RNA sequence: AGCCGAACCCGCCCUCGGGCGGGACGGGGGACCCAUCUCCCAGGGGUGAAUCCCGUCGGCGACGACGGGUAGGCGAACUCCUUUGAGCCGAACCCGGCAGCUAACCCCGUAGGCAUAAGAAGGAGA
Numbered sequence: 001a002g003c004c005g006a007a008c009c010c011g012c013c014c015u016c017g018g019g020c021g022g023g024a025c026g027g028g029g030g031a032c033c034c035a036u037c038u039c040c041c042a043g044g045g046g047u048g049a050a051u052c053c054c055g056u057c058g059g060c061g062a063c064g065a066c067g068g069g070u071a072g073g074c075g076a077a078c079u080c081c082u083u084u085g086a087g088c089c090g091a092a093c094c095c096g097g098c099a100g101c102u103a104a105c106c107c108c109g110u111a112g113g114c115a116u117a118a119g120a121a122g123g124a125g126a
Base pairs, nucleotide, nucleotide: 002114003113004112008023009022010021011020012019013018024110025109026108027107028106029105034100043098044095045094046093047092052069053068054067055066056065057064058063072089073088074087078125079124080123081122082121083120
């Protein structure tokens, strides 16, 4: 000086660990209307790109391990927009029987992890 991500900025206080408030960004709940249409423990739902399929092994099963794909996501370093796309990711967790959309309204989060790189093209600027 940068990257993924909402995860940043400002003010005040402070025992310097932090606390409070405001703004900004992100998420959840929540009417009419619309949609759906008895019940179902065979649950159901949420954050996120992270969903689904096949094979081998283990297992009574749910499922787990490994491998190969895949929906989808990231991806060019002076800045912004557009194009291209090597390569990479394709997880994890939460709610707790319960939630469609949803104005008013109510509630919550502001983490964590990376990094000398794909230093391509066009346009505008600096």